[in-house]
RNA sequence: AAUUCAAUUUGGCAAACCCGUCGAAAGGCGGAGACGCAAAGUUUAGUGUCUAAAAAACCUUAGGGUUUCAUGAUUGACUGACUGCAAAU
Numbered sequence: 001a002a003u004u005c006a007a008u009u010u011g012g013c014a015a016a017c018c019c020g021u022c023g024a025a026a027g028g029c030g031g032a033g034a035c036g037c038a039a040a041g042u043u044u045a046g047u048g049u050c051u052a053a054a055a056a057a058c059c060u061u062a063g064g065g066u067u068u069c070a071u072g073a074u075u076g077a078c079u080g081a082c083u084g085c086a087a088a089u
Stems, first nucleotide, its partner, number of pairs: 002089003012037002018031005035076001041082003045079003048074003055068005
């Protein structure tokens, strides 16, 4: 420097459920908790997925209802980019 990372050890992260809080929702944050993770570190760049407040269209006497739509989210969804601990070759 490159590749690999089965098993073990040390340290690291923390799914679901529950509580609080923010949000229209999806979901975020904090606490608590461990199903898992060798990039479950960073990056929403491409694709995918979730939601539909506002807006638009339609229906309705009205109240209201239906549909479309991301400008809202998601990397613990896949790919790409950048960085990296221990160990082995």